[in-house]
RNA sequence: CAAGCAAAAGGCAAACCCACUGAAAAGUGGGGACGCAAAGCCACCGGUCUAAAGGAGAUCCUAAGACAGCGGGGUUGCCGACU
Numbered sequence: 001c002a003a004g005c006a007a008a009a010g011g012c013a014a015a016c017c018c019a020c021u022g023a024a025a026a027g028u029g030g031g032g033a034c035g036c037a038a039a040g041c042c043a044c045c046g047g048u049c050u051a052a053a054g055g056a057g058a059u060c061c062u063a064a065g066a067c068a069g070c071g072g073g074g075u076u077g078c079c080g081a082c083u
Stems, first nucleotide, its partner, number of pairs: 002083001004079001011036002016031006034069001040075003044072003047067004054061002
């Protein structure tokens, strides 16, 4: 330095429930743990979701928004056994 099948310290928290915000996707807080070595942070690329406003007038399109726990990328970071 790397690998992450070891250990230790600590961390995060899916589904579901409650409250609040939002048109919605969803977010925030509390409870709760399915999991996670970046499940820390960033919508840059692909993807998925919403579509109040706007357009269309067949269930569609879209400004805009959401997801980092979908993949890639960027960036910061704990431990680091065996090899």